RNA sequence: UGAAGCAGGACAGAUGGCCGCUCUUCUCCGGAAGGGAGGAAAGUCCGGGCUCCACAGGGCAUGAUGCUGGAUAACGUCCAGCGGGGGCGACCCCAGGGAUAGUGCCACAGAGAGAAGUCCGCCUGCCAAGCGCAGGUAAGGGUGAAAGGGUGAGGUAAGAGCUCACCGGGUCCGCCGGCGACGGCGGAUGCCAGGUAAACCCCAUCAGGAGCAAGACCUAAUAGGGGGGCGUCAAGGGUGGCCCGCCCGUGCCCCCGGGUUGGUCGCUUGAGGCCGCCGGUAACGGCGGUCCCAGAUGAAUGGCCAUCGCCCGGGAAGGGGUAACCCGACCCGGGAACAGAACCCGGCUUACGGACUGCUUCAGCCA
Numbered sequence: 001u002g003a004a005g006c007a008g009g010a011c012a013g014a015u016g017g018c019c020g021c022u023c024u025u026c027u028c029c030g031g032a033a034g035g036g037a038g039g040a041a042a043g044u045c046c047g048g049g050c051u052c053c054a055c056a057g058g059g060c061a062u063g064a065u066g067c068u069g070g071a072u073a074a075c076g077u078c079c080a081g082c083g084g085g086g087g088c089g090a091c092c093c094c095a096g097g098g099a100u101a102g103u104g105c106c107a108c109a110g111a112g113a114g115a116a117g118u119c120c121g122c123c124u125g126c127c128a129a130g131c132g133c134a135g136g137u138a139a140g141g142g143u144g145a146a147a148g149g150g151u152g153a154g155g156u157a158a159g160a161g162c163u164c165a166c167c168g169g170g171u172c173c174g175c176c177g178g179c180g181a182c183g184g185c186g187g188a189u190g191c192c193a194g195g196u197a198a199a200c201c202c203c204a205u206c207a208g209g210a211g212c213a214a215g216a217c218c219u220a221a222u223a224g225g226g227g228g229g230c231g232u233c234a235a236g237g238g239u240g241g242c243c244c245g246c247c248c249g250u251g252c253c254c255c256c257g258g259g260u261u262g263g264u265c266g267c268u269u270g271a272g273g274c275c276g277c278c279g280g281u282a283a284c285g286g287c288g289g290u291c292c293c294a295g296a297u298g299a300a301u302g303g304c305c306a307u308c309g310c311c312c313g314g315g316a317a318g319g320g321g322u323a324a325c326c327c328g329a330c331c332c333g334g335g336a337a338c339a340g341a342a343c344c345c346g347g348c349u350u351a352c353g354g355a356c357u358g359c360u361u362c363a364g365c366c367a
Stems, first nucleotide, its partner, number of pairs: 001363008011354001013308007021036006038338001042349002045347005050211004057244004062207005067081005082096001083094004097202002102200002104196003119141002121137006149167006168192002170189008215265004225256006236248004272291008310335006318327003
């Protein structure tokens, strides 16, 4: 100098003026002061808090997850590893249990796609002598993404883990290292029978359901109603897939009131933000200090102007260089995305104009 990799963040224009909206507090009721969207507020895909239901026990079904250890309120998320794959490298990617439980599938080509098989070839026999028939053979050829380990020797009619040596893989055993996934070493065994489970399936683990329109309260009257106790398990109903189980439920007695598209609460102080110290490789945790930072509901958070800044294109005084070319005060024109809270958090995914910072790798050149 060029090409790359990773990480970060309270970047997502700033300041001022004028006119508005919403919430809170104060008020002399005129107003004043203060707060007012996002990194994704989005998709609603996971996980939790919170609320209600007739406490949710067992079985089936269904769904999700699937290497190990940890973090966490929890997770399908995150961190650190292991194994596999890619890259010269920094680094990146992987739903990564089981393929001797069973079933299915493997296009085209090919004889054959899986405990097989003879299309060509090879060998033996027969013969009617034919481009023949029968048998043996997976060494050689051919097809294919894939043809039942590889190389060599022995063996044989020709061949074959049929036998042997070495190599590769599997299984079993032992020792060593590691919490573990796993890794290393040694031994035994011819065991060598493909792939596919984001195909059915098997195994293990986890899931009660509904959701802030949850749910609670307030308001005159009518009808319907609600709660508790006793009794009873006969009709019926509920448990938001089904069964068992459980519960409600006729009747009697006692007590209480109320519907909604209205209003109030739920509602924003929370697994909260920031700073410091400590523990941990890290995710994260502990302690101390400090701060209060949207709460609308036909749904606020906006509009205009000015100046400055950012990006792109064109021009350009001037500067650098042998040159190609590079930088460039200033001037003109244009641009600034994706999107917008709705009970609240933790994630994931997707959308997005551009700008910045830090660390690392590779290549070239110079000293």

A computed fold for a 367-nucleotide RNA from a Deltaproteobacteria bacterium, annotated as Bacterial RNase P class A. Rfam family: Bacterial RNase P class A. About the family: Ribonuclease P (RNase P) is a ubiquitous endoribonuclease, found in archaea, bacteria and eukarya as well as chloroplasts and mitochondria. It is annotated as a ribozyme. The source organism's lineage runs through Bacteria, Pseudomonadati, Myxococcota and Myxococcia. Its mean pLDDT, the model's own confidence on a scale to 100, is 76.